A computed fold for a 519-nucleotide part of an RNA from a Clostridia bacterium, annotated as small-subunit ribosomal RNA, 5' domain. The source organism's lineage runs through Bacteria, Bacillati, Bacillota and Clostridia. Model confidence (mean pLDDT): 83 of 100.

Context: one part of a larger RNA
Parts: sequence; C1' cells; structure tokens
RNA sequence: GGAUGAACGCUGGCGGCGUGCCUAACACAUGCAAGUCGAACGAAGACGAGAAAAAGAAGCUUUCGGGUAGAUUUUUCUCGGACUGAGUGGCGAACGGGUGAGUAACACGUGGAGAACCUACCUUAAACAGGGGGACAACGGAAAGAAAUUUCCGCUAAUACCGCAUAAUGCUUGAACUUCGCAUGAAGAACAAGAGAAAGCUUUCGCGGUUUAAGAUGGCUCCGCGUCUGAUUAGCUAGUUGGAGAGGUAACGGCUCACCAAGGCGAUGAUCAGUAGCCGGUCUGAGAGGAUGAACGGCCACAUUGGGACUGAGACACGGCCCAAACUCCUACGGGAGGCAGCAGUGGGGAAUAUUGCACAAUGGGGGAAACCCUGAUGCAGCAACGCCGCGUGAGUGAAGAAGUAUUUCGGUACGUAAAGCUCUAUCAGCAGGGAAGAAAAUGACGGUACCUGCAUAAGAAGCCCCGGCUAACUACGUGCCAGCAGCCGCGGUAAUACGUAGGGGGCAAGCGUUAUCC
Repeated sequence: GGAUGAACGCUGGCGGCGUGCCUAACACAUGCAAGUCGAACGAAGACGAGAAAAAGAAGCUUUCGGGUAGAUUUUUCUCGGACUGAGUGGCGAACGGGUGAGUAACACGUGGAGAACCUACCUUAAACAGGGGGACAACGGAAAGAAAUUUCCGCUAAUACCGCAUAAUGCUUGAACUUCGCAUGAAGAACAAGAGAAAGCUUUCGCGGUUUAAGAUGGCUCCGCGUCUGAUUAGCUAGUUGGAGAGGUAACGGCUCACCAAGGCGAUGAUCAGUAGCCGGUCUGAGAGGAUGAACGGCCACAUUGGGACUGAGACACGGCCCAAACUCCUACGGGAGGCAGCAGUGGGGAAUAUUGCACAAUGGGGGAAACCCUGAUGCAGCAACGCCGCGUGAGUGAAGAAGUAUUUCGGUACGUAAAGCUCUAUCAGCAGGGAAGAAAAUGACGGUACCUGCAUAAGAAGCCCCGGCUAACUACGUGCCAGCAGCCGCGGUAAUACGUAGGGGGCAAGCGUUAUCC
C1' cells in the first nucleotide's frame, strides 16, 4: 500500500447492487417448511334433483258414520358433481433447503477404466394384455386404557394381493459352431433345460398396464498422479498378505467364511499423534509464490449421541421405523411424547451478525388428463454505512477587505470572496398529478414501486483524523520528568511547532480513525 462475512470510538443526507452467528454440531416456546390424485377404489356425511310409501291442516260436501282435497311433515330408494374430511391404492416424500461435527481418505482435484455394474419418471422400437380366486382397511358391533393407542367378532371395493394360462420370435443357465479381441475373454448362435408378465379408467379427445432391446439421464466400483504438520512418533500388521473354493452383492474384491501358504507395509517416512471438509475460486504479489476456502457453483459428510435394518428404481432416509443413551415435556404413576445444522423467532455464549413480514405474479420442483393444489425453494419487502458504486449538502457576483475571534513589534496580520447583500438554479429530500415493463388470452406479491411532469423554498443534509522526523500541515496560552503522548526514533525537569486547549493549517470525506488478521 492492498484486502476483510469484521468489531470498537466519534459522526451520519439519499439511491442502486450485494452481504449479514466466523463463537455453543449449545438448548429450544410458537407458527409454517411435502404433498397431491375422485379420470385407481369402496363406504359415510352435507347439498341439490327425482320417484315411491305413510301421516295429514284449511277448504268443499254430508244421511254427521264419512267422502273429497291435498299445503306440509316423516321414511325409503335412485341419480348428480367444481362438495367435505377420514380410509385402501398410485406417484412424490432419496429432490429442493441447512450445517461443516467428523474425515489426511480414492474424501476431493485431475486423467483414465468397467470384457465386473444398476438406473423410477422420459424418448425410440418390437410384442402382449386370456381366464379365475381369496382377503384386509374404512364401516358396524364388543372390550381395555387417563392418554398414546390396542384387542376381538362381522361386512366390502380396487390400477391393492395371489394362483393358472402363453410357441412370450422375449428372459436366465448350459452350449456344438462362427466371427473377433490386449490376457481373463467378447458378440452371434443350432440345440437342451429352467424361471416367469400384465389393469384398467374416462363424456370425447385420450390416459394408463406387462415384457424385451436400445438411448438419455443419474449413480456405483476400480486405477495412475496430486493434496497440511511433527522422528522430542521407527517399527506396524493376524482377515493381516496371497491362493484355490463357497457364500454374499447390481457388480469386482478378505466383502464374509472354512482350508492352505507366510506373507504385506516402512527413512521415497509406515504406524502413531496433532490440525483440517476438498475444489472452481478469493486476497495479495511484476511474477514465482504466500495466505485463504464467507457469499455463488461442483463434490463429500452429517441430521440430539451410538447402532440397525425395512420400504423402494434410488436411503441405511433432517421434518420415516426399531433398539440403546443423555436431555426435555405429559401422566389418573400403570405408561406415553419429542428432536430448528429448514424459514422466522427465543434463551445462552460472544467484540459481533437481521423480520415470529408479503406472494406463489415470475423462475423452478412434486402430484394431476386438466382445472388446479402444495412449495419459508424462489421472487420480493423490512432491519444494519457491513461492503462496493453513484449523487448531494448549492452556483454566479460581492472589499466598507464589515463585525467577531486569534495573534501582534500595537503599525498591522490571519480566518477572507469567506460571510452579509444582490442575481440564479432545483440534482437529492418534500408536496401534487400521471404511471409502467416484468405476462404468452386471463392472472403482478413487489407497488401507486421505478420512471415522467409540475410546484415551492437555499431551504432539510459534514464530519473525522492529523500538523517533531519518517509524513502533507505552526503559532499562542496552560502545564513543568507532573499531567500526559507514542507505530519507530523519541517528547515533557519554566520560553514544549511532540502533553492539554484555542486560532490557523493539512488529509480524507458520509465517512474518518483505532484494533485484529492475511499478502
């Protein structure tokens, strides 16, 4: 000198764009953050419409027994869809959002490999969808419990579940043979054996289902190289190193297991210990390098702590399940409930870091045929000079060089065209009127915002640090090695340009200084 997610002191007008718990991965009140589909399904309720049955007022009539009439009410049944909240079922919930505790590792970066692999939704192509069955929720009844919830009996539907069928020109296994390859082998394949699919819905258009092949996308695994410090850590290792076999996995493999061999790593630093998420980048520097990894983007890991699997195309799953632990809460003491490192917000810690806001209008995501619903992702607004950038706090004229203040050799000198006065202007702020784009027919949270026009008044808008040298900028008074200053050298003990105050001056400016950290 530059830089910062900064903090502190003094000061503070406006706007745009960004950024904002670096500490306790400490504990959390409250609300919201993942739903959706009635065009998969049955039942219930409300509403509306229709039909049937029963009761039946006024009125009319009467031979007083009744007849007629039909407002209205009740019950039952049927139908309807932009209705409602539960349930079965499907898809989603593995994305999006957060954090950096752990991890020195194939975690990340980079370059390769998979002849050892998986991939829902999507795209392309080929083929298919025949015929049956039994349940379980909801619901009804009964019971236990304070509750959470649970048990028993009975009924029922489906794109839920289960068999059967199929020349499945398909799949799996074996495989003569053919064509190839860089070894293990790969592709095709007569033949043989085996397993084994499907679902319907809709008013129309249509939407779905099953199998196989290929693509796309996403993942998984392996390898070369690179990635902090310590030797005051020198030896480490028993599934350890390898084999052939079995199991397991989507898949290779000591991944696991029985057996056999005795190997494997290490001063080119094993093991141990400490520290740390990695990178694109960022800061600095002429560069080489050094430092760093906030925000934004990619990857990884984690979700109170530890362990485990289930479901599923995908998890060993932040707002799922089970077990154990700590903590908190409810309890009728028998037993239960919970997890903000999602968005706000609270306590605590700290030098220190914001609103319990608005909207799905846009972009994107999930569901749905769609309408649409959900979305603290996101878009916006609020707070903070925390940063960067821009603008303003007036312009011209004005010498009686006014008053005042400081100083003085008492003549003057300085502040100083500075002020006043006169003439203007209106950026910002203010008031009034108009008023967007962002949306593609409709739909705008932002927002009566941005922006435009007009009006009026110089009004509402300047501070901070420094002035001995480094280093731009000097005098007076006070103090008297005191009080104090100080980044270094050093000032102060009676004439201090170095302390304190004043006048003057220098620098930067809505900031200026200090502290901390990095180059």